[in-house]
């Protein structure tokens, strides 16, 4: 230098052929339980879907550029 690929909650990850509310587990907060802690149970908060632009009636999903991590070629 070139090709492919990853990016969604604090962390690890789903998200179907673009369709009307963005989810799970862990973690976190509050409460229940307990003499107390752990375990268990209930509720809740937490998101610019990497950034910018485009296509579309409608984008996490499609296209382009950029950034980041990874693999391969030279």
């Nucleotide at each position: 230098g070139g090709a492919c690929u990853u990016u969604u909650a604090a962390c690890u990850c789903a998200g179907u052929u673009g369709g009307u509310u963005a989810g799970a587990g862990u973690g976190c907060a509050u409460c229940c339980c307990u003499c107390a802690u752990a375990a268990g149970g209930a509720u809740g908060a937490a998101g610019u879907c990497a950034u910018a632009g485009g296509u579309u009636c409608g984008a996490g999903c499609c296209c382009u550029a950029u950034a980041u991590g990874g693999u391969c070629c030279a």
Molecule: transfer RNA
Organism: Flavobacteriaceae bacterium